The RNA shown here (small-subunit ribosomal RNA) has 1514 nucleotides and comes from a metagenome. The coordinates come from a structure-prediction model, not an experiment, and the mean pLDDT is 83. Its Rfam family is "Bacterial small subunit ribosomal RNA".
RNA sequence: AGAGUUUGAUCCUGGCUCAGAACAAACGCUGGCGGCGUGCUUCAUACAUGCAAGUCGGACGAGAAAGUACUUCGGUACGAGUAGAGUGGCGCACGGGUGAGUAACGCGUAGGUAAUUUGCCAAUUAGUUUGGGAUAACACUUCGAAAGGGGUGCUAAUACCGGAUACGUUUUAUUAUUGGGGACAGUAGUAAGAGAAAGAUGGCCUCUGACAUAAGCUAUCGCUGAUUGAUGAGCCUGCGUUCCAUUAGCUAGUAGGUGUGGUAAGAGCGCACCUAGGCAUCGAUGGAUAGCUGGUCUGAGAGGAUGAUCAGCCACACUGGAACUGAGACACGGUCCAGACUCCUACGGGAGGCAGCAGUAGGGAAUUUUGCGCAAUGGGGGCAACCCUGACGCAGCAACGCCGCGUGAGUGAAGAAGGUUUUCGGAUUGUAAAGCUCUGUUGAGAGGGAAGAAGGGCUUAGAGGGUAAUAUUCUUUAAGUUUGACGGUACCUUUUAAGAAAGCACCGGCUAACUCCGUGCCAGCAGCCGCGGUAAUACGGAGGGUGCAAGCGUUGUUCGGAAUUAUUGGGCGUAAAGCGCGCGCAGGCGGGCAUUCAAGUCACAUGUGAAAUUCCUAGGCUUAACCUGGGGUGGUCAUGUGAAACUGGAUGUCUUGAGUGUAAGAGAGGGAAGUGGAAUUCCAUGUGUAGGAGUGAAAUCCGUAGAUACAUGGAGGAACACCGGUGGCGAAGGCGGCUUCCUGGCUAUACACUGACGUUGAGGCGCGAGAGCGUGGGGAGCAAACAGGAUUAGAUACCCUGGUAGUCCACGCCGUAAACGAUGAGUGCUAGACGUUGGGUGUGUUAACGCACUCAGUGUCGUAGUUAACGCGUUAAGCACUCCGCCUGGGGAGUACGGUCGCAAGAUUAAAACUCAAAGGAAUUGACGGGGGCCCGCACAAGCGGUGGAGUAUGUUGUUCAAUUCGAGGCCACGCGAAGAACCUUACCUGGGUUUGACAUCCCGACUAACAUUUUUAGAGAUAGAUUUGGCCCUUCGGGGGGUCGGUGACAGGUGCUGCAUGGCUGUCGUCAGCUCGUGUCGUGAGAUGUUGGGUUAAGUCCCGCAACGAGCGCAACCCUUGUUCUUAUUUGCCAUCAUUAAGUUGGGCACUAUAAGCAGACUGCCGGUGAUAAACCGGAGGAAGGUGGGGAUGACGUCAAGUCCUCAUGGCCUUUAUAUCCAGGGCUACAAACGUACUACAAUGGUGGAGACAAUGUGAAGCGAUCACGCGAGUGUGAGCAAAUCGCAAAAACACCAUCUCAGUUCGGAUUGGAGUCUGCAACUCGACUCCAUGAAGUUGGAAUCGCUAGUAAUCGCGGAUCAGCAUGCCGCGGUGAAUACGUUCCCGGGCCUUGUACACACCGCCCGUCACACCACGAGAGUUGCUUUAACCAGAAGUCGGUGAGCUAACAGUCAAAUGGGGCAGCCGCCCAAGGUUGGAGUAGCGAUUGGGGUGAAGUCGAAACAAGGUA
Repeated sequence: AGAGUUUGAUCCUGGCUCAGAACAAACGCUGGCGGCGUGCUUCAUACAUGCAAGUCGGACGAGAAAGUACUUCGGUACGAGUAGAGUGGCGCACGGGUGAGUAACGCGUAGGUAAUUUGCCAAUUAGUUUGGGAUAACACUUCGAAAGGGGUGCUAAUACCGGAUACGUUUUAUUAUUGGGGACAGUAGUAAGAGAAAGAUGGCCUCUGACAUAAGCUAUCGCUGAUUGAUGAGCCUGCGUUCCAUUAGCUAGUAGGUGUGGUAAGAGCGCACCUAGGCAUCGAUGGAUAGCUGGUCUGAGAGGAUGAUCAGCCACACUGGAACUGAGACACGGUCCAGACUCCUACGGGAGGCAGCAGUAGGGAAUUUUGCGCAAUGGGGGCAACCCUGACGCAGCAACGCCGCGUGAGUGAAGAAGGUUUUCGGAUUGUAAAGCUCUGUUGAGAGGGAAGAAGGGCUUAGAGGGUAAUAUUCUUUAAGUUUGACGGUACCUUUUAAGAAAGCACCGGCUAACUCCGUGCCAGCAGCCGCGGUAAUACGGAGGGUGCAAGCGUUGUUCGGAAUUAUUGGGCGUAAAGCGCGCGCAGGCGGGCAUUCAAGUCACAUGUGAAAUUCCUAGGCUUAACCUGGGGUGGUCAUGUGAAACUGGAUGUCUUGAGUGUAAGAGAGGGAAGUGGAAUUCCAUGUGUAGGAGUGAAAUCCGUAGAUACAUGGAGGAACACCGGUGGCGAAGGCGGCUUCCUGGCUAUACACUGACGUUGAGGCGCGAGAGCGUGGGGAGCAAACAGGAUUAGAUACCCUGGUAGUCCACGCCGUAAACGAUGAGUGCUAGACGUUGGGUGUGUUAACGCACUCAGUGUCGUAGUUAACGCGUUAAGCACUCCGCCUGGGGAGUACGGUCGCAAGAUUAAAACUCAAAGGAAUUGACGGGGGCCCGCACAAGCGGUGGAGUAUGUUGUUCAAUUCGAGGCCACGCGAAGAACCUUACCUGGGUUUGACAUCCCGACUAACAUUUUUAGAGAUAGAUUUGGCCCUUCGGGGGGUCGGUGACAGGUGCUGCAUGGCUGUCGUCAGCUCGUGUCGUGAGAUGUUGGGUUAAGUCCCGCAACGAGCGCAACCCUUGUUCUUAUUUGCCAUCAUUAAGUUGGGCACUAUAAGCAGACUGCCGGUGAUAAACCGGAGGAAGGUGGGGAUGACGUCAAGUCCUCAUGGCCUUUAUAUCCAGGGCUACAAACGUACUACAAUGGUGGAGACAAUGUGAAGCGAUCACGCGAGUGUGAGCAAAUCGCAAAAACACCAUCUCAGUUCGGAUUGGAGUCUGCAACUCGACUCCAUGAAGUUGGAAUCGCUAGUAAUCGCGGAUCAGCAUGCCGCGGUGAAUACGUUCCCGGGCCUUGUACACACCGCCCGUCACACCACGAGAGUUGCUUUAACCAGAAGUCGGUGAGCUAACAGUCAAAUGGGGCAGCCGCCCAAGGUUGGAGUAGCGAUUGGGGUGAAGUCGAAACAAGGUA
């Protein structure tokens, strides 16, 4: 620091996801040790049991027992003034726990308290006097189950009470003085009033009383008043402190004042009266959530998240309320009351509060021992010793976290074995192991063994204070003595033995790490993208590898990455995003100069920002974690001092921003009134006659009751042709005949004036197209709804005929639009060019008009710049500033609920659950379009002949069957594989056999033969058996080779599967003209350019131009054939001349034909024209042939997962007494039906008969077969010649000639069937071909539709060949005869190039929308219903404080000390306040709810076809 993911690819926008760090964690697998930390985040749920706050006899009275000893047996002494209890003092308000409540002066920070208090502690000072009455304990008694009380009697105090004294104390009043603006405060006085106390212990005996003590003195500890300090606490204030505005108004003690009360203390804190205020968009009130902070985690930082452990503050202690005591509480282990719950009960009543430490139950994913000790630190009490202390110190449990250590080290190649894999060679595990040599951390055993301990007490000795003083005592020094839970722990030494100690996750990309097997869209994985449908590096296992390591992964959460809320640091033309437009309050921002203030700002100083933490540094544990010392950092802080540039405040001034006036101008700016003509329609009249209207075509409709058309007159409403223009005006919406009136704004120039008066603008107010709504008018045309006619599968549409609201006017609502420049307003700056509107200045001709400059508008292009690109570009989307509005993934949704507005329609404000990994912008390349342009092709057209109808042949589908083997499926399957199924073929079926096999290699054994041949048995045959004859090679003589039979296992075999695992081959687009590359250039990039453009061509063929220049594969040419000539050659070919014959038969010849080898020839070469002086085209000449002469071979990059595993080859899978192999028979030949391809026909351009001509390609030995004979014929017999320019097949046929038939189901047509035969073959039944005789079907030119062909072509005629024993109407070739037509490119189909649109890219056979049906999910409405929270009014009123009363009761004081009585107090009662509780009404919120609404999601449902192309009606 980035990465993955939208696309065919690209750039951008934008979300989702990952890599990092962290954790009070949990879960899974695994687990050796130690140190230091941490450990109920959930139910502030309920709690058994034990412990967690006591202590003091030096405050007080009283005071056991067990036991021991003695004993006179009664008791006594010790225990012991001990234990335990009580009065009293201090403590219990600390320490410890928890985070429910609290959005608050609760917390943090900085201050204030002149508005306060503070026990114990420290310092100072003055005291500590004199009296009194009770009461618990105790004893007796009584009630009660208990808890716990009641009564009577006795008693003490540092308990309680009265008096005295009391300064400096305090209250009130007052004087002087100081300070202050003042309230007031300080200081010094005066007067009056009020207020204290307690003793204890040790010691001493100088004085007193007296020899015991008391008093006294003294020391220490207490007690009281006062002052000061320290510490703690209370209260107040500035600033900071979460979310919701779908919470906008809240408030009557409320805000303030006066008085009074109250408190430690200010204050509406309480009360009475007066005033009517106070808070709030800088967010009051309400709701939700939450303890706050130091800090912690993360981050570069700014920030964000968090508030466990440790520390500070707050709040709470079963829930609610209340006070008491006290220095301090409204009190966790106190009290009272109410409530809920639990427990005890004798049913009458009682008891309790773990959010202390352990522990239990419950909840939960989840959190420990009912441990040891007060040795240390700290706390309470005590003079002290000591006691108490679940605070704390330790130990235990838990890998929960951090840190450290170990599980060994060295050597060791036969690269062992085993595993895995393999191309079978090997590779890898791997120096890894074994082996050898060492070491000893940890562990186990043994021995030693700390620090943490200092104090305090006691003893001894010394010094000092104090005292009248030795003493006691206090302070202090030294020596001795005593104190350890952890724990015989840390640590050290030694013995032992490599011995006891490695796992987890991952290995498709991100992301380090790859193979095999299994599985087969199954099982499963997955953080995102996505894997899995038979070759899965993605599932599961294994081997190997990678990463971390006593841990490793997963899950959850936080920050980061995320500049994805943007202060640092984002955006708004088209991606999400500028309010429809203006006016304008608050607010924000604001021109020049000068003076001043010092709020902001800056500097310095002081204070503070607790400690811990973080950072730096040093030190201590062997290191580290951890701990300790020192330093530093940290605030929007407070106070003080200073500076004065900038911002701000104040004052003065200026004119350039802004504005005003005078003079001028343009304009569909607005409102009102009037007025004009054209046109439509209607009405009336006239002329006139059969149509009109409408459409793609029609029909509805109008018209003989007279339409349309024409003419005249009239009515009425609405809109204003031409001018008219990216012309004008307006803020926008918008504004268009003409005239008048009223009125707003704008512009330029000149002069004068005001003097910053400006700009933006949340709320607010106003304007605001069309449609719509209300009331009343108006209504010509147009026209939702509606009706009819068409179209259509349907047509609730598009088209047509009608037609009502509405459109128009007045008044009032509505308040929205793609209200768009999809671009907020304002100001300044930054090249120009060309138009245009309005004004000004100058200038030329001075008339129209033109030119130059300039201001204000309005357009086009364009530089810099900018932008993701497109584009924008002085009218910015450039460079800057100010203010407002808005955005933060898509869908759900601009929806629901709530609020506001509205008559309604609806508008506005505006979510969530759930769901997806995209949605989107711009541009690129393709493909496509019922887009456009150009061009080509038997593509259409023009023609000729067919197919589709018939019969037959053949192939296919379907059906059937035991089997009808398999494949091929639009063009590009269907006379295709198959150039030939009776057996064989053959792959299929039935049946019968074989199992190392019909075929190959290796091994073992036997035999030398194998093999051929004769005869024969069983059987359907395969097969099995018998039998006859002939019968190996080489040799070094050892043997070797070959062969047969038998056997074992490796293996053979497979037309079994996968053509979607493949090679090869092939089809098709298409013989179409295209497809690419290098370098350069352009673009951020995909890509573009080249290859586009102007011409031309059959052609990306060529020329020209051009940021391109070149090149490759294709085109063309080179090849074959055919057409002409020449040369060479001359048999089997040919014959002009010579001879000869029946005959080129023979001699002869090679001229000709022909044959087969090589040349030549044609190149737009020549001429003319057109063209751009080009390429080229047109015409012509010559020529056998002319513009590619005809034909063939030749098939670019690629497309169709096209076809073929059944030609062949081949991976993988399957099979192995069978899916292999052999055999017989059957089937592939079936037959209701359908389709393709052919043949033959339907006849006279013909049939039949007769006779007569003319080819070429080919082919022949298990062959072609002449000739002759026989047969009606197929053919048979015979067998000349020929391995073929020699012989044969072989007759060519159509044709021409003669004759006949005469338009008919025929002398057409030949199917079908009967009979008789021929040939091939082992065999023609299923199932061959042919012949003869007989039979004589359909069919009279073929519907919709559709095919081929442009010249030696179509059509027509026959011939040959392959396959083949036989079998062709098929296929492949050959020649004979031999046409018609092409104006042309509008249309159909296919293709090429350019361009355009696109939401397509599996590419239009694309994409995609909505209803309905089904399943699931979340949400809204809903008669209602059930909770919770809260509020108002009222009732109620426990305990308690306060107030009143107090006839009952009453020790201390007063009282004539005897009382009465008084003062004071208590109970009781009353009242105010008030918790729970209750009633009624309201608000909010949550759950459930028949039914209902839309929404979302869901491989293959229904109906249509809305959008994307002109998407077929933009």